Annotation:
The prediction has a mean pLDDT of 80. A computed fold for a 76-nucleotide RNA from a Gammaproteobacteria bacterium, annotated as transfer RNA. The organism belongs to Gammaproteobacteria, within Bacteria. Its Rfam family is "tRNA". The family's RNA type in Rfam is transfer RNA.
[in-house]
């Protein structure tokens, strides 16, 4: 310098793409409440996401198309 693969909630990921189409879900950490003498586990319930950033395509993009940014791996 070419190529590939990855980026979704504070953290781990699902689902995605071929094949666009209804509120983006789940563990886990927080917050409340119950249960306990107080905790911890349990147990019930919330808050929290411009799906990596910008532009395009479209009636509609997390999903196609371009670029840029962060990471991995190969190759020269």
């Nucleotide at each position: 310098g070419c190529g590939c693969c990855c980026g979704u909630a504070g953290c781990u990921u699902a689902a995605g793409c071929c094949a666009g189409g209804a509120u983006a879900g789940a563990g886990u950490a927080c917050c409340u409440g119950g249960c306990u003498a107080c905790g911890a586990a349990c147990u019930a319930g919330g808050g929290g996401g411009u799906c990596g950033g910008a532009g395009g395509u479209u009636c509609g993009a997390a999903u196609c198309c371009u670029u840029c940014c962060g990471g991995g791996c190969g190759c020269g």